[in-house]
């Protein structure tokens, strides 16, 4: 120096004019003295993912003696956190490469997984095929038998995604863990290791297919809602409750009210030309009316940004992390600010030009609404660091 | 903003729960032929789809997981 993989960072820079929003200050204007409002000044003002809402938490409320049923979810060990399905570190396994070797395996590197438990039960395993699971015999090998059958076999063939240990060597009428080694598998011990698990020894001829991202067993975790939680103030209108307006006398009375009697007001109808006025009928708390409680809406106000915070050094630790010295405050909107232009300058691309350079177009993904910790998706370009691999030079 | 819920031919659906007999059926649309003097009706055939990716399993539309697209309630 060039490629690929990985991990961390940044993710257009500076000036000026104009605007938006929040927070201080001055000043002026209205005021129920709470405050509103206008001017100027000055200061903050999107992300690494703010985004999918997939996971776990902090907050509020609602329930809730305690356990358990359900139900959803996770599941190798060990650790990290406040907690997790997240992170680190370690075992066992799947694949891909390299290298060793006739060829494989063990080896070493990258990379991937929701990786308890099929020896508790249930239940499924199309086609195919003799059997898809308490085994079975289709072809085929042996034996006996003129033959038709009848017995043995599981080596060989066939079907299938998946067929009751693999290769060998022995043995047999053919066969067969039947016998035998080496593997594998199943139990004990030992030993290393916290553990998962690893190696070693010893013993059995061999238990027994696959699915649990089917039911389900087992161990463990979780009450439910979700800032539109949720808590304070509090307006017109609508509608509840009480009370008033509704008066005297008498009686009854479940205290709400009924019932006579008298007056009054109100509405009609007669008489009256009209007005007062006169008789007669109806109304008895319905409507409106006034005061006053209480709920709740529109509006306000808090919850709302100082928090598992955020940066640099050290120290423990392989890592995740965590402890400790110092510094720092970094939007808080609410139909919802965080734009728009201008120039310099960087990046790439396109044209012109011998060159210097001039012109011209683009700068990603996409914006915060309660707040942390994550995962997962998107992203133009750039810087840094480690590994591996090829070339150059020494 | 906070929960829910769906994506299968051009459209409107079945299958999904409880995986294979799905090379996914079915209506109406559309092409072709057949029938008629000609249309229509009718009749026979064809095209034509599991949103997208990963993963579990022999095997996935169906079950898990993750992104995209709609669409609903809630003041």
């Nucleotide at each position: 120096c060039a490629g690929c993989c990985g991990g961390a960072c940044c993710g257009g820079a500076c000036g000026g004019u104009c605007g938006c929003u929040c927070g201080c200050c001055u000043c002026g204007u209205c005021u129920u003295c709470g405050g509103a409002u206008g001017a100027g000044g000055u200061g903050g003002g999107a992300g690494g993912a703010a985004a999918g809402u997939c996971c776990g938490a902090a907050c509020u409320c609602c329930g809730c003696a305690g356990a358990g049923c359900a139900g959803u979810g996770u599941g190798c060990c060990g650790g990290a956190u406040a907690a997790c399905g997240u992170c680190c570190g370690g075992g066992a396994g799947g694949g891909u490469g390299g290298g060793u070797u006739c060829a494989a395996a063990g080896c070493c590197a990258c990379u991937c997984g929701a990786c308890g438990g099929a020896a508790a039960g249930u239940g499924c395993c199309a086609c195919a095929g003799a059997a898809a699971a308490c085994a079975u015999a289709c072809c085929g090998c042996c034996c006996c038998g003129c033959a038709a059958g009848g017995g043995g076999u599981a080596a060989g063939g066939g079907u299938g995604a998946a067929a009751a240990g693999g290769u060998g060597c022995g043995g047999u009428a053919a066969g067969a863990g039947c016998g035998c080694a080496c593997c594998g598998c199943c139990g004990c011990c030992g030993c290393a290791g916290c553990a998962a698990u690893g190696c070693g020894g010893c013993g059995g001829g061999c238990a027994g297919g696959g699915c649990a991202a089917a039911c389900c067993c087992c161990a463990c975790a979780c009450g439910g809602a979700g800032c539109a939680a949720g808590a304070c103030c509090a307006a017109a209108u609508a509608g509840g409750g009480a009370g008033g307006g509704a008066c005297c006398c008498g009686g009854g009375u479940u205290c709400g009210c009924c019932u006579g009697g008298g007056a009054c007001a109100c509405g009609u109808g007669c008489c009256g030309a009209c007005u007062c006025g006169g008789c007669g009928c109806g109304u008895c708390a319905c409507c409106a009316c006034c005061u006053c409680c209480g709920g709740g809406u529109a509006g306000g106000u808090c919850g709302c940004u100082u928090g598992a915070g955020c940066c640099c050094c050290g120290c423990a630790g392989c890592a995740a992390u965590g402890c400790g010295u110092g510094g720092c405050c970094u939007a808080g909107a609410g139909g919802a600010a965080u734009g728009a232009c201008c120039g310099u300058c960087c990046u790439g691309c396109c044209g012109g030009g011998a060159g210097a350079c001039c012109g011209g177009c683009a700068g990603a993904c996409a914006g915060a609404a309660u707040u942390c910790g994550g995962c997962u998706u998107a992203c133009a370009g750039g810087u840094c660091c480690g590994g591996c691999u090829g070339c150059c030079a020494u | 903003g906070u929960c829910c819920c769906c994506g299968u031919c051009g459209u409107c659906u079945a299958g999904c729960c409880c995986g294979g007999c799905c090379u996914a059926g079915g209506a109406c649309a559309u092409c072709g032929c057949c029938c008629u003097u000609u249309c229509a009706c009718g009749g026979c055939g064809g095209u034509a789809a599991c949103a997208c990716g990963g993963g579990u399993u022999c095997a996935a539309a169906u079950c898990c997981c993750g992104u995209c697209g709609g669409g609903g309630a809630c003041g």

This is a predicted complex of two RNAs, RNase P RNA and transfer RNA, with 469 nucleotides together.
Rfam match: Bacterial RNase P class A. Rfam classes the family as a ribozyme.
The prediction has a mean pLDDT of 75.